[in-house]
RNA sequence: CUAGCUGUGGCGCAGUUUGGUAGCGCGCUGCCUUCGGGAGGCAGAGGCCCCGGGUUCAAAUCCCGGCAGCUAGACCA
Numbered sequence: 001c002u003a004g005c006u007g008u009g010g011c012g013c014a015g016u017u018u019g020g021u022a023g024c025g026c027g028c029u030g031c032c033u034u035c036g037g038g039a040g041g042c043a044g045a046g047g048c049c050c051c052g053g054g055u056u057c058a059a060a061u062c063c064c065g066g067c068a069g070c071u072a073g074a075c076c077a
Stems, first nucleotide, its partner, number of pairs: 001073007010026004020057001028044005050066005
């Protein structure tokens, strides 16, 4: 440099195909339970969906341009 894949709560991931307004597990907070801890039960908080632009009534999803990471290849030495 080229091609492909990936980017979504703190962490690991789903949702993208077929646009309809974001969810699961773990973790976190409070309460119940316990002498206390753990386990368990109930409730709750937490996300500009990498960035910018476009299409659309409506975009995590489609289109364009960037950024970052991974993989493979090419080039130089």